[in-house]
């Protein structure tokens, strides 16, 4: 010196679902409750697989072991759950993604 990727910050894009009903309010449309819904903050669950296990079972057996099953642990998501969050517009939030800046840095 090249700069895959990673981290941080700023800015941009960014879906879904009741303007339902009642109370309240009435210069309102903040709030509470009921029912009905959404999944893309967060959170939770697991498939294949891997590992362990005879102080789990069965089979083979050269009695050393091997194999199958069971149990336990790890194990992904935009899948599932709907705890939390959200459900006219606006605002806020929003997984993910783009750009810029800084730092680091694989390969060469």
């Nucleotide at each position: 010196a090249u700069g895959a990727g990673a981290a941080u910050a700023a800015g941009g894009g960014g879906a879904g679902a009741g303007c339902u009903u009642g109370c309240g309010a009435a210069u309102g449309g903040u709030g509470c409750a009921a029912c009905g819904c959404c999944g893309a903050a967060g959170g939770a669950g697991c498939a294949a697989g891997u590992a362990u296990u005879u102080a789990g079972a069965u089979a083979a057996u050269g009695u050393g072991u091997u194999a199958u099953c069971g149990a336990u642990a790890c194990g992904a998501a935009u899948c599932u759950c709907u705890c939390a969050g959200g459900c006219a517009a606006a605002a806020a939030a929003g997984a993910c993604u783009c750009u810029u800046a800084u730092u680091u840095g694989a390969c060469g």

Source information: A computed fold for a 108-nucleotide RNA from Halalkalibacter okhensis, annotated as Glycine riboswitch aptamer. It matches the Rfam family "Glycine riboswitch aptamer". A reference for the family is Mandal et al. (2004), "A glycine-dependent riboswitch that uses cooperative binding to control gene expression", Science. Its mean pLDDT, the model's own confidence on a scale to 100, is 78. Taxonomically the source falls in Halalkalibacter (Bacteria, Bacillati, Caryophanales, Bacillaceae).